[in-house]
RNA sequence: GAAGUUUCCACGCCGAGUGGUCAAGUCCGACCAGCGGGGGACCCACCCCUUCCGGGGCGAACGCCGAAGAGCACACGCGAGUGUGACUUCGGCGGAGGCGAUCUUCUCGUCUCAGCCCGUCAGCUAACUCCGUAGGCGACAGGAGAGACCCC
Numbered sequence: 001g002a003a004g005u006u007u008c009c010a011c012g013c014c015g016a017g018u019g020g021u022c023a024a025g026u027c028c029g030a031c032c033a034g035c036g037g038g039g040g041a042c043c044c045a046c047c048c049c050u051u052c053c054g055g056g057g058c059g060a061a062c063g064c065c066g067a068a069g070a071g072c073a074c075a076c077g078c079g080a081g082u083g084u085g086a087c088u089u090c091g092g093c094g095g096a097g098g099c100g101a102u103c104u105u106c107u108c109g110u111c112u113c114a115g116c117c118c119g120u121c122a123g124c125u126a127a128c129u130c131c132g133u134a135g136g137c138g139a140c141a142g143g144a145g146a147g148a149c150c151c152c
Base pairs, nucleotide, nucleotide: 011138012137013136014135018033019032020031021030022029034133035132036131037130038129039128044123054121055118056117057116058115062094063093064092065091066090067089068088069087072085073084074083075082076081095113096112097111098110099109100108102146103145104144105143106142107141
C1' cells in the first nucleotide's frame, strides 16, 4: 500500500416499521404519540344450476395468449384416444411498482412483478374492537418549473 473480515459513525434506499417514558439485565416486558393493517351495522351490493376449482388477508408483485410435461384430477370412449381444469417450466403481449441525492414533473436509463399469513371463515361499513411498528440494502443522466442557501 492492496485485499478480506469485524465494529462504530455519517448520508441515502425499499418498507407502515419512527420518536418518547418506565422497567429489566432471569421473564426480553409495559405504556404514550405517530404511521400501517384486519375484523365489524343501517343503507347499498351480492344471491340460480353444472364439469373442474373451498374461501380470504398483507404486498406493486397482476391479466391474456402460446408451447412443453415419463406426469396429476375430472368427463367422454369397447379401445386407440379426445376434451377440460389445476400445477410446474419457458416465451410473447399488455399492465403495475422502485431507483437515478432539495422538491415536483417530463424524457431517458435501469431494476422488480416475490414472499408470507388465516384455517372452512370474513362484501362495503359509523360506533366499537384487534394487531404490527420488522427485515433487507447502497445512487450520483438530461430538460422544465418551484423553492432554499451562499456570494457580490
Molecule: c-di-AMP riboswitch aptamer (ydaO/yuaA leader)
Organism: Polyangiaceae bacterium